[in-house]
A computed fold for a 73-nucleotide RNA from a Methanomassiliicoccaceae archaeon, annotated as transfer RNA.
Rfam family: tRNA. Rfam's curators write: Transfer RNA (tRNA) molecules are approximately 80 nucleotides in length.
RNA sequence: GGGCGUGUAGGGUAGAGGAUUAUCCUUUCGGCCUUCGAAGCCGAUGACCCGGGUUCGAAUCCCGGCACGCCCG
Numbered sequence: 001g002g003g004c005g006u007g008u009a010g011g012g013u014a015g016a017g018g019a020u021u022a023u024c025c026u027u028u029c030g031g032c033c034u035u036c037g038a039a040g041c042c043g044a045u046g047a048c049c050c051g052g053g054u055u056c057g058a059a060u061c062c063c064g065g066c067a068c069g070c071c072c073g
Base pairs, nucleotide, nucleotide: 001072002071003070004069005068006067007066010026011025012024028044029043030042031041032040049065050064051063052062053061
């Protein structure tokens, strides 16, 4: 330098066929329970790598960039 893949809450993960408030687990916080705590139950907080385009509407499609991984030279 070329090709392919990946990028979503603090951590992990689904959604990829464009349309409900973006799913679930965990962390954190609050409450219930308990003599205190653990466990359990209820609730809350928090995310689509960046920029542009298409579209009534983009995490999803298209283009460019960045980061990481693999392969080739």